[in-house]
RNA sequence: CCUGAAAAAGGCAAACUUUUCGAAAGAAAAGGACGCAAAACCACGGACCUACGUAUUAAUUUAUAUGGCAGCCGGGUCGCCGGAA
Numbered sequence: 001c002c003u004g005a006a007a008a009a010g011g012c013a014a015a016c017u018u019u020u021c022g023a024a025a026g027a028a029a030a031g032g033a034c035g036c037a038a039a040a041c042c043a044c045g046g047a048c049c050u051a052c053g054u055a056u057u058a059a060u061u062u063a064u065a066u067g068g069c070a071g072c073c074g075g076g077u078c079g080c081c082g083g084a085a
Base pairs, nucleotide, nucleotide: 002083003082004081011036012035016031017030018029019028020027021026034071040077041076042075044074045073046072048068049067053064054063055062
């Protein structure tokens, strides 16, 4: 540097439940395991979710991220074990 077939040491933890925070999306902690070789970290590009506020509308309408999402896809950074060179 390439790679993830089998294996070992270990790691993470979806849905769901409880509590807390939040306007919401969602987040944190505990329980729990569907899965994961980067399911480690970073919102840089796109997608997606939300809409307190703001603007708008006849409207309970519509628009909007400055809020989220890294377990949607790219990109960046760091890295365990095995195999191959």